[in-house]
Context: one part of a larger RNA
Order: sequence, then C1' cells, then structure tokens
RNA sequence: UGACGGGGGCCCGCACAAGCGGUGGAGCAUGUGGUUCAAUUCGACGCAACGCGAAGAACCUUACCGGGGCUUGAACUGCAGAGGACGGCCCUAGAAAUAGGGAUUUCCCGCAAGGGACUUCUGUAGAGGUGCUGCAUGGCUGUCGUCAGCUCGUGUCGUGAGAUGUUGGGUUAAGUCCCGCAACGAGCGCAACCCUUGCCGUUAGUUGCCAUCGGGUGAUGCCGGGCACUCUAACGGGACUGCCGGUGGUAAACCGGAGGAAGGUGGGGAUGACGUCAAGUCCUCAUGGCCCUUACGUCCCGGGCUACACACGUGCUACAAUGGCCGGCACAAAGGGAAGCAAUGUCGCGAGGCGGAGCCAAUCCCAAAAAACCGGUCUCAGUUCGGAUCGGAGUCUGCAACUCGACUCCGUGAAGUUGGAAUCGCUAGUAAUCGCGGAUCAGCAUGCCGCGGUGAAUACGUUCCCGGGCCUUGUACA
Repeated sequence: UGACGGGGGCCCGCACAAGCGGUGGAGCAUGUGGUUCAAUUCGACGCAACGCGAAGAACCUUACCGGGGCUUGAACUGCAGAGGACGGCCCUAGAAAUAGGGAUUUCCCGCAAGGGACUUCUGUAGAGGUGCUGCAUGGCUGUCGUCAGCUCGUGUCGUGAGAUGUUGGGUUAAGUCCCGCAACGAGCGCAACCCUUGCCGUUAGUUGCCAUCGGGUGAUGCCGGGCACUCUAACGGGACUGCCGGUGGUAAACCGGAGGAAGGUGGGGAUGACGUCAAGUCCUCAUGGCCCUUACGUCCCGGGCUACACACGUGCUACAAUGGCCGGCACAAAGGGAAGCAAUGUCGCGAGGCGGAGCCAAUCCCAAAAAACCGGUCUCAGUUCGGAUCGGAGUCUGCAACUCGACUCCGUGAAGUUGGAAUCGCUAGUAAUCGCGGAUCAGCAUGCCGCGGUGAAUACGUUCCCGGGCCUUGUACA
C1' cells in the first nucleotide's frame, strides 16, 4: 500500500421487510448428470454450466459408430511429362460412392506448324485434419457492475516503499456539485451529445385520412372533391431547479407551490473506466508449438446424437365456477411476403384439397387478435375439470416420416383436489394475465427475440440475510 475480520461509523441495491405471482408435489416438453450402447460427437460446471454454443439433428447438418470405397485426394497453388474438351445424357453392375460401355460435345491467336484457355492422368513441391494444448496466444464474450470509481503531470512531505491531490464539512443517482484544505491542474469513467416514447408547431398529402359540398350502393372513402382532422416522416419548439415561498452559510442543494402534455436524470434503450476470475472459447475465425499423412485426411450408405432403473435445472398444461362448454358481438400494435404472401369462390366434420383475383406491397395478402362484453348451459363431482397415454383413420412437407416430423378427426381417458424442507421473480403501464408477429426454416417452437390488449397489491422501516461504495481500526496474511 492492499486484502481480510462472526471490528466500528456513514450510505446504497427487489438485499431484507411489506405485497402479488410462482418453483419445489402431478403429467408432458427441454437441457444436464448418471447409466447403457458399436456410437449414444464435442464443449459449457456456484453466482457468471444445465430451453447454454444449437435463430430449427429424419437424409444433409455431423464433428460419433458400423460397413463399402479413394490416396496429389472433396476444395487450393505451382512445376515437369503424357493425353483430351470438361460436363451432362443412355445402358450394365452396385445400397450408394463408384466402375465399365455407348452415343453426343469446345473456345481464342495463327496461313501452317504450333501455342494458349479449360480439363484428365502420372510424378513432385505441397494440400487436408471440428486431432492436442484457451495454462503458449490474437480476437470476441461473461462477471463484479452502469458499481463510482481508476489514474497522471508538476509541486510539497517521507531515507524509502509511498503519501498528498482523491481526505474533511455539506450535497447528489454519481470523484455530482459547493465550501474548506500543500496542493494546483489534467485524463479514463459519471453526466451530456445518439436512438425511442410522451406535448405542440412547420413542411408534405399518396398507397394514408374524411370535417364540409356533390354523386352512388343492399353495404363500404366506393367515386368526384378536399388535406381540416387522424396518421405518416423530416425539420423545429419544449424542461433549464428557469419562476415563487421555505430550509440551508448570502453556497451547492433540498422541501413545497405555480404554470405546463411532461418537473427536478420525465419513461425506455444504446453506451460497460483501471482492473479481477491463468473465467469461457484452438469446434466461428485467426494463430505459435506438438501430433496424423493409403490416415487422426476424404467420398458414400445405414445407424447414432431421439437410448432409460434413476437424479437435478429451466419451462408448458393443469388441478377448476373470478371456471369449462356453446352461440352472438367488438377493439390492437409490431412485423413478414416473388423459388413468396395468397383473397372471393368451391369440396372436406377437420388438418387440408381444387382454383386463383390482387400484391415487389401506408395500395394486395398472411389476418381470426385473444382475454373482454351479451345470452345460454353445467352445480362442486376426479366432474361437461384435466388432458397424458394408447387404438384406429387421415392431411401436409419432403427422394424418403420404421428407428425419428408436425397437424387433423373418431375412440380412449392416466396422474393431478394448490404441492415438505427449501427457493425464485417483480416497485407501474411494472407484476399477473390475454393473444399477435418474426428470425432459423422444405417441414418441425411449450424455446428465443419482439408487439400490443386488460391491468393490480405493497414499501412502516434499514435491526437482521446477501452483494456493493467511502472513511476508520486490528492483523503473525501478500
């Protein structure tokens, strides 16, 4: 100087408390451990591994296993030699890779000889490796933590390590600001500048909108017309403790108030200092070293990654009446669409089929939003709750759904009556609850990333648990 303390002081954080909903019990989904297996590829392991890498494992992917093949190789560059188009098509063998046969088939320069492009074979230099080492590394990332800290120059003090500044008195979300002070300044962080949302204006008016006027319909901005309104999207305004009162030191600031759409950082996001964990990743990529070289490379078919006595994590659906079922009837936002989204119509109980208007999309389509609301029914029951499981019949995607897809219909109807010890999230348009979209993607979502609808309860307080900041104290630790 740090680190640590079941030392002290001050102060924060859904840290506790207050409150709401869960997990832990059930069934299923998914990840992991374990076990099994020819293989169940590999990595990730307290917080910070375990719906994680994987934003899509039937083949492919694929790195694993079995079998069948290749050896300058599936992809790449150069040299030497020999040859020819390569390729696709047909036939034969084969599970395919592949092998044999057949027909077909080039371009450029040059009169020609020949040369070049492309390509095959042989040889060679070399390729290739998701093989090892993340404890040799770059890059990227997690975490403490959006915590308020981490440092430097000069000066001063100290033999020195170092100190001071950065401590102190106030204040703040903040090393934020004020005052004081042997310090005076400065940098990286904080804040602001950026995006979004909330109010207003200007510009603009189609594909958006419809107040006024006219036309038209069974009905609809449907048409003429209009750009007022909504909206769209660009530019501006607006909030600064600016104003008033009080407290404070005439400071910083705090409390209350006015005006205002908004008030003291308005809400949300992006943004992550010096560093810590030899944290994670050699399987994104890059890369040192080591290792393999008729194989640890590479092609193909099939299997596996989907196993199942168990154990754990994360979720979905429930156990019902604030509910289930039936009928009626409203109101979104954000997105996606050409190898695409697909309306009206029509067939099917349905998944879906047929067909195809329109749309490269503020125009057309996906599209129905759902909960809500109105009416009816069920009457507390393992039920008209719950839907697992199994039988049967189908639809769609795809070369192909046996291992191993999703969905539909009929039948079947399991556990489950609110879950022990324990444990998680959340402070407001939040929790809870309801549906919608997207990425990946042929197909496959209870996961992930977004969107809006309905919309709470509680916070006395900081003694205690956890984590953190500043000052101080002890130390036999570094």